The RNA shown here (small-subunit ribosomal RNA) has 1511 nucleotides and comes from an uncultured bacterium. Rfam family: Bacterial small subunit ribosomal RNA. The coordinates come from a structure-prediction model, not an experiment, and the mean pLDDT is 84. The sequence is in RNAcentral, with records from ENA and SILVA.
RNA sequence: GAGAGUUUGAUCCUGGCUCAGAUUGAACGCUGGCGGCAUGCCUAACACAUGCAAGUCGAACGGCAGCGCGGGAGCUUGCUCCUGGCGGCGAGUGGCGGACGGGUGAGUAACGCGCAGGAAUCUGCCUGGUAGCGGGGGACAACUCGGGGAAACUCGAGCUAAUACCGCAUACGCCCUACGGGGGAAAGCGGGGGACCUUCGGGCCUCGCACUAUCAGAUGAGCCUGCGUCCGAUUAGCUUGUUGGUGAGGUAACGGCUCACCAAGGCGACGAUCGGUAGCUGGUCUGAGAGGAUGAUCAGCCACACUGGGACUGAGACACGGCCCAGACUCCUACGGGAGGCAGCAGUGGGGAAUAUUGGACAAUGGGCGCAAGCCUGAUCCAGCAAUGCCGCGUGUGUGAAGAAGGCCUGCGGGUUGUAAAGCACUUUCAGUGGGGAAGAAAAGCCGCCGGCCAAUACCCGGCAGUCCUGACAUUACCCACAGAAGAAGCACCGGCUAACUCCGUGCCAGCAGCCGCGGUAAUACGGAGGGUGCAAGCGUUAAUCGGAAUUACUGGGCGUAAAGCGCGCGUAGGCGGUUAUGUAAGUUGGAUGUGAAAGCCCCGGGCUCAACCUGGGAAUUGCAUCCAAUACUGCAUGGCUAGAGUUUGAUAGAGGAGAGUGGAAUUCCCGGUGUAGCGGUGAAAUGCGUAGAUAUCGGGAGGAACACCAGUGGCGAAGGGCGACUCUCUGGAUCAAAAACUGACGCUGAGGUGCGAAAGCGUGGGGAGCAAACAAGGAUUAGAUACCCUGGUAGUCCACGCCCUAAAACGAUGAGAACUAGCUGUUGGGUGGAUCUUGCCGCUCAGUGGCGCAGCUAACGCAUUAAGUUCUCCGCCUGGGGAGUACGGCCGCAAGGUUGAAACUCAAAGGAAUUGACGGGGGCCCGCACAAGCGGUGGAGCAUGUGGUUUAAUUCGAUGCAACGCGCAGAACCUUACCAGCCCUUGACAUGGGCCGGACCGGUCCGGAGACGGACCUUCCCCGCGAGGGGCCGGCCGCACAGGUGCUGCAUGGCUGUCGUCAGCUCGUGUCGUGAGAUGUUGGGUUAAGUCCCGCAACGAGCGCAACCCCCGCCCCCAGUUGCCAUCGGGUAGGGCCGGGCACUCCGGGGGAACUGCCGGUGACAAGCCGGAGGAAGGUGGGGACGACGUCAAGUCCUCAUGGCCCUCAUGGGCUGGGCCACACACGUGCUACAAUGGCGGUGACAGCGGGACGCCAGGCGGCGACGCCGAGCCGAUCCCGAAAAGCCGUCUCAGUUCGGAUCGCGCCCUGCAACCCGGGCGCGUGAAGGCGGAAUCGCUAGUAAUCGCGGAUCAGCACGCCGCGGUGAAUACGUUCCCGGGCCUUGUACACACCGCCCGUCACACCAUGGGAGUUGGUUCUACCUUAAACGGGUGCAGCAACCGCAAGGGGCGAGCCUGCCACGGUAGGAUCAGCGACUGGGGUGAAGUCGUAACAAGGUAGCCGUAG
Repeated sequence: GAGAGUUUGAUCCUGGCUCAGAUUGAACGCUGGCGGCAUGCCUAACACAUGCAAGUCGAACGGCAGCGCGGGAGCUUGCUCCUGGCGGCGAGUGGCGGACGGGUGAGUAACGCGCAGGAAUCUGCCUGGUAGCGGGGGACAACUCGGGGAAACUCGAGCUAAUACCGCAUACGCCCUACGGGGGAAAGCGGGGGACCUUCGGGCCUCGCACUAUCAGAUGAGCCUGCGUCCGAUUAGCUUGUUGGUGAGGUAACGGCUCACCAAGGCGACGAUCGGUAGCUGGUCUGAGAGGAUGAUCAGCCACACUGGGACUGAGACACGGCCCAGACUCCUACGGGAGGCAGCAGUGGGGAAUAUUGGACAAUGGGCGCAAGCCUGAUCCAGCAAUGCCGCGUGUGUGAAGAAGGCCUGCGGGUUGUAAAGCACUUUCAGUGGGGAAGAAAAGCCGCCGGCCAAUACCCGGCAGUCCUGACAUUACCCACAGAAGAAGCACCGGCUAACUCCGUGCCAGCAGCCGCGGUAAUACGGAGGGUGCAAGCGUUAAUCGGAAUUACUGGGCGUAAAGCGCGCGUAGGCGGUUAUGUAAGUUGGAUGUGAAAGCCCCGGGCUCAACCUGGGAAUUGCAUCCAAUACUGCAUGGCUAGAGUUUGAUAGAGGAGAGUGGAAUUCCCGGUGUAGCGGUGAAAUGCGUAGAUAUCGGGAGGAACACCAGUGGCGAAGGGCGACUCUCUGGAUCAAAAACUGACGCUGAGGUGCGAAAGCGUGGGGAGCAAACAAGGAUUAGAUACCCUGGUAGUCCACGCCCUAAAACGAUGAGAACUAGCUGUUGGGUGGAUCUUGCCGCUCAGUGGCGCAGCUAACGCAUUAAGUUCUCCGCCUGGGGAGUACGGCCGCAAGGUUGAAACUCAAAGGAAUUGACGGGGGCCCGCACAAGCGGUGGAGCAUGUGGUUUAAUUCGAUGCAACGCGCAGAACCUUACCAGCCCUUGACAUGGGCCGGACCGGUCCGGAGACGGACCUUCCCCGCGAGGGGCCGGCCGCACAGGUGCUGCAUGGCUGUCGUCAGCUCGUGUCGUGAGAUGUUGGGUUAAGUCCCGCAACGAGCGCAACCCCCGCCCCCAGUUGCCAUCGGGUAGGGCCGGGCACUCCGGGGGAACUGCCGGUGACAAGCCGGAGGAAGGUGGGGACGACGUCAAGUCCUCAUGGCCCUCAUGGGCUGGGCCACACACGUGCUACAAUGGCGGUGACAGCGGGACGCCAGGCGGCGACGCCGAGCCGAUCCCGAAAAGCCGUCUCAGUUCGGAUCGCGCCCUGCAACCCGGGCGCGUGAAGGCGGAAUCGCUAGUAAUCGCGGAUCAGCACGCCGCGGUGAAUACGUUCCCGGGCCUUGUACACACCGCCCGUCACACCAUGGGAGUUGGUUCUACCUUAAACGGGUGCAGCAACCGCAAGGGGCGAGCCUGCCACGGUAGGAUCAGCGACUGGGGUGAAGUCGUAACAAGGUAGCCGUAG
């Protein structure tokens, strides 16, 4: 020291991406009251107008242009001139300072910086000490005169001073030296003053300042060393003044700094050289820390000053506001020539997302000069601008419920905004106005006193007291007064992370987005609003850094399968290393000292009202250095030891390696014999071979390759790869034993390096039997088949030599070595003990090789003495996926290629293990009319009906694989009706409420109209109340709330339903196991129709399902006995339960019984159960029904109903007439009727059950061929009716489009109904179509079933081939579970999880993006060689010329322009290296919507997959 989101259906892990934090010299958007303190060109080291930024000293000097004073002159009395006399002073000589201060970060990877040290140095001003300051000389500016020039400037002549310059003298100390000696200084100026002297200036004395020499200090600077200081090895070799030496030169100083000579060194894997980037540090930001990032402001160092080079002066420079040269640029010019350098302060242009005033003052601090006054100072102090940051303050406080209005929401009640506002009471910070008002100021100066100096009471210096003067800021801070809540709040966010939710709009649009992701009609995710949350004069966004990230892991990670062990040895450097003694003290440890600047951070104080800020002290600064000490451990040195390692002697096993030879079996080929028509091959075939004799078989021969059995999870190999017949030769290693001896740490690992290294491949030469890439070979397969299968077949496979080096799934996906840590068991080799006559046996042990397993480890799987456990040592490797093991570069290779090995871009994942499912052309077990076995159908025909399609004004709507399609529709002529056309209505056909009027309602008549509708008329209530009136009910009118909608959304819903599936499953509690998802239970052995039951079992129980309980049918009993029944008794009839009677039987309908594997035998496990049997009406769920677990299909239904939301409101509502839903070239589903003789027709007339009936069923009678009509009894029904049941039986027809079949059409009728035209049903007569049993395909059914036959009912006026029921007749078959379909359980694989109708690969086509190659081309950087030489400096020479010194002079010495030369910047020529831009064309890559082609991979993925290589 905090974590979170995101890979999955879920889980654990790995792993990346993302977020929350802090920070900033920031910028941008919106907003903006005040103050304090900070900060403010990060970009173009781009270019700069203008002003200012370094001067000062008259107490160094000659002087005097300008100013003031004094004096003088002239005169027009306020002007001119003169005058260095005074104050002073332009220009000049001279001195000091312009090397500081200020700016910037270009360059620099370096002794540049940082820390710690060092010796061979210099140091103006300053401090201290010592010794001096004597005496001379000659010039040059200024100035005057003259000349040139546009200017800048310059030339000549002449005069002159000094603290300018030069000699001489002196030399304590100083320097040189051969130790004899030699050399070298100086300057004065000012103040004051007694004696003495004086040329009257002064000398002299003294003080101050200055000067000279030298010593020392201080300060500053130069130099050297150790250590530290970014990235790249796709930069591996670099170097010739290079490394060292000797000598010389040079410097302030050491030094190869420079030169000559000599030697051949020096640096580098501990990263030289090269490339890129960068000023370094104190610090700053972040972080728990370690660390990471950074180097604004402040401070230290460095570097630079337009670019490059150079020196001069000086104490100090190679010099920001100095000089010279070259270059670029700008400006001036009279064109000859000149001038300039803001990276000083302001400011301008430009660049940029972006960074301020051409301000004030020297009052303070500091600096330069000066004795000082003072002058100068864009250093500095202030002010201005900017919310750029930090800090502080304010925008009010209290009260105030009618919880106002308004807004928003609403379930309409209300909620919320909200004590918020208003109102009332109060306050006045800040801003405003007016007034007051500090500190920053002390010095210096002047004066007094004291002290020092001195000859001195003077000067000067120091101290004290007094006095006087100085403020840019400044309208300062601060204080007081006045007025009034008065002038002062925004920004972002509200799906999760993450604090904060509703409405409306929008409708994968517009948009949002940090990640995950939102938006396709109810969006807390877009936009607006209300509300809320967070922060607040700010808030957000963007950019950037650290953090989180243990995601580079030192602290603190990993590598069997997630990314990651080199293919394996040998071995170099390096790292690590047994035991003992002594020494040493490098590491290590302790102490001390020095240093680690200040500031900053931290702590304790102090000052601004607080804070920020400032300030005092401390701590810290984890470091380095030196010294002292300690000696356990490590190192080093020396000596010893034997446990590591090794050697010798003895045995042993082995497909260890290399070479030579030998052998047999088999394939193929050749020859010969026998023999004849096929062989071969496959899923099936064909190509192929064979009558020229194959295959088969026998004999002989040739040749190549490989070595059956033995053979084993076995052996060998250092290891990888690999090594199997036998013999011989050569040869490597291993194991064991203990009795022994020897060496004495000789060891382990191993970057580079080096060797070996399957197959394929390459080169040369052989060889070639079999096998076998290629061969668009040929044959098949297929939609295709450049494949899988088949027939051929060449490289190759084999040998020798040489390459390749891989490359790998070179694997144990597990580097090597050492030690330690339970066991059990097998096997190979050795040793040994025991037993045994011997082989065989038992035990112990060493080495190897397997299986299982504890602890421990692991994400899990698993590993587990052969570790993936616990430790140590060394090496290799990893850091998200894709791009990519690619590109470029290097190295290697004959080539193929290998090795090393990126980036742009892109994604929010890619992964590992395990879990639950689902799936598999995986496995096992088992069910189901699933197949099979059977019977009957459908698919063909005609018709009916539904659907698609088409048509239409409309053909209303829904249902769409199974599970839509005779479905919603149990019944569309109107109605229904939802559709279309036309005509109408608008509070409405319907509900509730108000006002007015009228009246019961109801019913009826007439007129217009297609009707709706409109109009006229007849008739007429109840209750209360005396009445007026009121109420109820109904109607009309008016107005408003509202009604209404079969309009949309079944993907917003309830309810209901279908389906898997009547399948046997689905779960829970507790316990247990697992980090977890989850598992266990529910798996297993049996068994069942069944998760049915039994047994077993870390499970034990339980729930929903199954079964049972319910209903119907089947047997019996009881009760009840009409409308049912009739055996017995009686009566009666043509007959008849017709009547009396009876309730036995049938039946009816209520109850009960019965069946439970209960009994027997067998079997099974002594179970559950199964098989058989008995009994029984019924037997192993007796038959049928009702009943449908958790769930699945966003299954179906908003058009049954209900319902959220949306939409319509003279219309999407309502009424009416007519039409449509009935269309018809087609297609499909479901049916009916058939195709006929198991039949048709005629006749006959036997036997049911379920039901229905008053707007009904209708007996019976009459009429009609008939449908039906008329009359009419009975029955609200165990009573009456529907009602006949049909198939049956008898006869006939005789195989024919028929006596089959009945479609279609015609005519005539009947019925229902307001109405049968579109568009009903029926009857009669006529007509008589297709059709002769149905292709591919497909459906139902396992028994009272299929098939066949009729009957009833619902709906309904009418309409049934449909539907729902009923009974009659009444089969066949099931070997069996291989296959098809569906399902259950277990198991396996999985890259699937919207779950195989899944997933997913590659080419091609299109668009976009980045990138490689590319003829070249452009530019940057850099190297080599040569040329050229500017200025400067060094050297040489040196005309003319020249003050100081020497010399009487001549001259000498010395200086010196010029010239030559050395070095060299810029520049040039040639060549090279490297980086970058562009580039026709081209290569692959990535991304993109539902494009094309195929199907490679994932399930045995349908040819197991994968790796390397070749084609």